SAM riboswitch aptamer (S box leader) from a Chloroflexota bacterium, 131 nucleotides, folded computationally.
The sequence was found by an Rfam model in a public genome assembly.
Lineage of the source: Bacteria > Bacillati > Chloroflexota.
Rfam family: SAM riboswitch aptamer (S box leader). Rfam links the family to the GO term regulation of gene expression.
The prediction has a mean pLDDT of 76.

């Protein structure tokens, strides 16, 4: 690179350094942030996806133990990840309402357009396995 589960509405600093950017990626657009200082990098934080850790069920084993499920909880100099804004908004598909606006018919209906809400996909991103 690729496949394959999971997750993506919580949540994390008025530190220190650095200077001008940034908002995953390659462009575009929008619409934010930022010299009352960006990115980066150290400190710190957050989470808790893995591993350990209690607890507790199952399975194998003569025992030792091992292997698995399910919870808690965060201490671990543990392995990633993460610390603006719904994965910042931006594609496709259904379903629900529905002011304005066009259009059609004609009494109060439909249809477009748009908005907002919710489902799924689809791209993305982090974990975790396979190959």
């Nucleotide at each position: 690179u690729u496949u394959u589960c999971a997750u993506c509405c919580a949540g994390a600093g008025a530190g220190g350094u650095g200077g001008a950017g940034g908002g995953a990626u390659a462009a575009c657009g929008g619409c934010c942030c930022u010299u009352g200082g960006a990115a980066g990098c150290c400190c710190g934080g957050c989470a808790a996806c893995c591993a350990g850790u209690u607890g507790u069920g199952g399975c194998a084993a003569a025992g030792a133990u091992g292997c698995u499920g399910c919870a808690a909880g965060u201490c671990u100099c543990g392995g990633u990840g993460c610390c603006a804004a719904c994965u910042c908004c931006g594609g496709c598909g259904g379903a629900a309402u529905u002011a304005a606006c066009u259009c059609g018919a004609u009494u109060g209906c439909g249809a477009g357009c748009g908005a907002u809400u919710c489902c799924g996909c689809a791209a993305g991103a982090u974990g975790a396995a396979a190959c």